[in-house]
RNA sequence: UACAGAGUAGAGUUGUGUGCGUUAAGUGUUCUGCGAACGGGGAGUUGUCGCGGAAACGAAAAGAUUGAUCUUGCGGUACACAAUUCGCAUCCCGCUGUU
Numbered sequence: 001u002a003c004a005g006a007g008u009a010g011a012g013u014u015g016u017g018u019g020c021g022u023u024a025a026g027u028g029u030u031c032u033g034c035g036a037a038c039g040g041g042g043a044g045u046u047g048u049c050g051c052g053g054a055a056a057c058g059a060a061a062a063g064a065u066u067g068a069u070c071u072u073g074c075g076g077u078a079c080a081c082a083a084u085u086c087g088c089a090u091c092c093c094g095c096u097g098u099u
Stems, first nucleotide, its partner, number of pairs: 002098004010086010020075003029055008040093004061072004
């Protein structure tokens, strides 16, 4: 000098547990506002995630009990843990290997 490579946050899926809803919230879709995170350092999006607002759409209940309630289901349901898969948009520097 050139070439190659490693590593994060996080995301998906499955399982288990504890909840929530089943009097329909939540999830998902569209629009909009604000914010956050994004390999060791710096920058950082039209990508990702979170929160608020608006709009359209939309569901699985059954049984037991005098009853409160409980049980079994159901929900593209919430959180935690485990397994597994993917994984810095991109740019510069650094690191490792070879030359």

Record summary:
Predicted 3D model of a 99-nucleotide RNA (THF (Tetrahydrofolate) riboswitch aptamer). It matches the Rfam family "THF (Tetrahydrofolate) riboswitch aptamer". A reference for the family is Huang et al. (2011), "Long-range pseudoknot interactions dictate the regulatory response in the tetrahydrofolate riboswitch", Proc Natl Acad Sci U S A. Rfam links the family to the GO term tetrahydrofolate metabolic process. Of the family's consensus pairs, 83% are formed in the model.